[in-house]
RNA sequence: AGAGCCGGUCAGAUGGUCGCCUUUUCGAUUUAUCGGAAGGGAGGAAAGUCCGAGCACCACAGGACAGGGUGCCUCGUAACGCGAGGGGUCCGUGAGGGCAUGGAAAGUGCAGCAGAGAGCAGACUAUCCGCCAAUUGGCGAAUACAGGUGAAACGGUGGUGUAAAAGACCACCAGUCACAGCAGCAAUGCCGUGAGCUUGGUAAACCCCGCCCGGUGCAAGAUCAAGUAAGCUCCGAAAUGUGGUCCGCAUUGUUUGAGGAGUGGGUAGAUCGCGAGAACCCGACAGAAAUGCCGGGACCAGAUGAAUGGCCAUCCGCGACAGAACUCGGCUUACCGACCGGCUCCAUAU
Numbered sequence: 001a002g003a004g005c006c007g008g009u010c011a012g013a014u015g016g017u018c019g020c021c022u023u024u025u026c027g028a029u030u031u032a033u034c035g036g037a038a039g040g041g042a043g044g045a046a047a048g049u050c051c052g053a054g055c056a057c058c059a060c061a062g063g064a065c066a067g068g069g070u071g072c073c074u075c076g077u078a079a080c081g082c083g084a085g086g087g088g089u090c091c092g093u094g095a096g097g098g099c100a101u102g103g104a105a106a107g108u109g110c111a112g113c114a115g116a117g118a119g120c121a122g123a124c125u126a127u128c129c130g131c132c133a134a135u136u137g138g139c140g141a142a143u144a145c146a147g148g149u150g151a152a153a154c155g156g157u158g159g160u161g162u163a164a165a166a167g168a169c170c171a172c173c174a175g176u177c178a179c180a181g182c183a184g185c186a187a188u189g190c191c192g193u194g195a196g197c198u199u200g201g202u203a204a205a206c207c208c209c210g211c212c213c214g215g216u217g218c219a220a221g222a223u224c225a226a227g228u229a230a231g232c233u234c235c236g237a238a239a240u241g242u243g244g245u246c247c248g249c250a251u252u253g254u255u256u257g258a259g260g261a262g263u264g265g266g267u268a269g270a271u272c273g274c275g276a277g278a279a280c281c282c283g284a285c286a287g288a289a290a291u292g293c294c295g296g297g298a299c300c301a302g303a304u305g306a307a308u309g310g311c312c313a314u315c316c317g318c319g320a321c322a323g324a325a326c327u328c329g330g331c332u333u334a335c336c337g338a339c340c341g342g343c344u345c346c347a348u349a350u
């Protein structure tokens, strides 16, 4: 120099001019509104609406079942399906990256063709023995060693043994299970002993096991104002309690009708909720890190058919994806470029 990996910052800039929304304050104005002064005004994803919460409402936010989520370990967090760091496994020379990462020995299911046989199976070719025949054969019985088919055929090597064979037995190896020791908080790893135990795949199939789960949601909800017909008809004795079923508990009702079904009429306006927050910036300490705690600093949008726009000039990195609508912590997706930091290979090189 080149090729890569990981992390972070920014998100066109400057000036002028006309216009838009909003906060505080002063004045005019019956409100609506107008003028002056001092400020502020879209994102890293505002997107998706996929998770978790804050907040709000509900007399069961009691129990069980159903249902749903999650899935190695430890820690973090308000919580999470998120984050940090480890274990395992796969990919990469490597820096690093991926994983819907518990259980197949509780059970059920599923897997084309070929093949005798694909889960606890199997006898096609073959081998041995017996009988018949006498030429490449037929029948019966034994075996699963060798061969074949297949992605995969129910451990491997060497021996003993046998009619021929076989973990049938033995030695070593591999796997599995159990127990002990060491390291580690743990997942797990190393190592030893024993047992011939030899026991494919798939759970992003049903299932089993561990842990977690009140419901509904800002179109939540609260207040004010206005307004008609708090109308009419039918069913009706048990019904209701903010997802379902059952149990429990509580409340209400039975002709003065709870509750349910249908039909008809009025209103749909204003204010709050609506931004000072589990938030942000800087620093110290603790920690491997996520993060915690302490000190200091600053206030940075609140529209409601919905505010950032138009024009001119200059610059250059030539501008991508793209606009808040209660707010946060995440995940996922889209994306033109510029810059910064660390690490790897080239490199046993020059």
Stems, first nucleotide, its partner, number of pairs: 002345009012315007020041009043321001047332002050330005055217004060248001062247004067213005072086005087101001088099004102208002107206002109202002124147002126143002129140004155173006174198002176195004181190003221272004231263005238252004280297004285292002316319001
A computed fold for a 350-nucleotide RNA, annotated as Bacterial RNase P class A. Rfam family: Bacterial RNase P class A. Rfam classes the family as a ribozyme.